[in-house]
Context: one part of a larger RNA
């Protein structure tokens, strides 16, 4: 000097990003207990008092247990008497959760988030993340949909059958969940348009039995026409689903305006005009886990408050199941405040154990 532990005058958070850490509290009995509430809770709320020993008393009650009773049984049960203990109560003596230890909630108010118990990043994150009962949409009629898989078979789904199973979103409960179907998706429709393979073969090309013709050294060599067959190609026309088209659907993907004017102070604009749109953000909430400007402005709390709480609304850029707003209970969660308490600090000291270093 370091680590672990113990104690400390006066003060008591002045420490610090922050009471981090450490303290306080703590058991049992009695009294007492608010807002709020889903009437269960909240609640060990909070806040008080008691606890030992001795004496008096011998009750309530407990233990033991003889006679006795039941009993075939001194198996067992009940049980006077006797013996032991003895809460509460009264008085006294100490002195403190009453032998000594171990073990054992600090409390209250406030706001946010998540309803809750649960789950998670094995080795930086336990959370407001995941899950969850509950809600909604959607698919699936059974060889189900879906999963697995090159194919097939098999398996799961399920020894289940739409009050079932799969997928997606939301996330107890309460009050609710507005407008837009133009785009994308999905569902339904089938008149018309488009349209593949296939069907269909008008027509065209190649080949040449044969015919015509030119030249010829009579062996042939050229040119033209050209049936059938074979072959290459091929127009019209007939051809589904899909797409175009018609309609529906937002707890499907998503979206939910701008400018100008107007009231007898001013300001503001219930009101009007105009442009655009598929429709122009309803209820509720709002400087918010969302607010840039911003420490917005006002109020509260402090001597002093970029945080906190309550309001306002100019919402840069909340908003209704990527749910909106509330909400008792719950939380090793997050914010602010107070009481209590303390070596966190003013400001450091002493001690115990262990380690390091130095010297011998």
């Nucleotide at each position: 000097c370091c680590c672990u532990c113990u104690c400390u005058a006066a003060g008591g958070a002045a420490c610090u990003a922050g009471g981090c850490a450490a303290g306080u509290u703590g058991a049992c009995c009695c009294c007492g207990u608010a807002a709020c509430u889903u009437c269960g809770g909240g609640a060990u709320a909070a806040g008080g008092g008691g606890u030992g020993c001795c004496u008096c008393g011998g009750u309530a009650g407990g233990g033991u247990g003889u006679a006795g009773u039941u009993g075939u049984a001194u198996a067992a049960a009940c049980a006077a008497a006797g013996c032991c203990c003895g809460a509460g109560g009264a008085g006294g003596c100490c002195g403190c959760a009453g032998a000594a230890a171990a073990a054992u909630g600090g409390c209250u108010c406030u706001u946010g988030c998540g309803a809750c118990u649960g789950u998670u990043u094995a080795g930086u994150a336990a959370a407001a993340a995941c899950a969850c009962a509950g809600g909604a949409c959607u698919c699936u009629g059974c060889a189900a949909a879906g999963a697995c898989a090159u194919a097939a078979a098999a398996u799961c789904g399920a020894u289940g059958u739409a009050u079932a199973g799969g997928g997606u979103c939301u996330g107890a409960c309460g009050c609710c969940u507005g407008c837009c179907c133009g785009g994308u998706g999905c569902c339904g429709g089938a008149a018309g348009g488009u349209u593949a393979a296939g069907g269909g073969g008008a027509g065209g090309g190649g080949u040449u039995a044969u015919c015509c013709u030119g030249c010829u050294u009579c062996g042939g060599c050229g040119g033209g026409a050209g049936a059938a067959g074979c072959u290459c190609u091929g127009a019209a026309c007939c051809g589904a689903a899909g797409c175009c088209c018609c309609g529906g659907u937002a707890a499907a993907c998503g979206g939910c305006g701008g400018c100008c004017g107007u009231a007898a102070c001013u300001a503001u604009a219930a009101c009007g005009g105009u442009c655009c749109u598929a429709a122009g953000g309803u209820a509720g909430c709002g400087a918010a886990a969302u607010u840039c400007c911003u420490u917005g402005u006002c109020g509260g709390g402090u001597a002093a408050g970029u945080u906190c709480c309550g309001a306002c609304c100019c919402g840069c850029a909340c908003g209704a199941a990527a749910g909106g707003c509330g909400u008792a209970a719950c939380g090793a969660c997050a914010u602010g405040a107070g009481c209590g308490c303390u070596g966190u600090c003013u400001c450091a000291g002493a001690g115990a154990g262990g380690g390091g270093c130095a010297c011998g």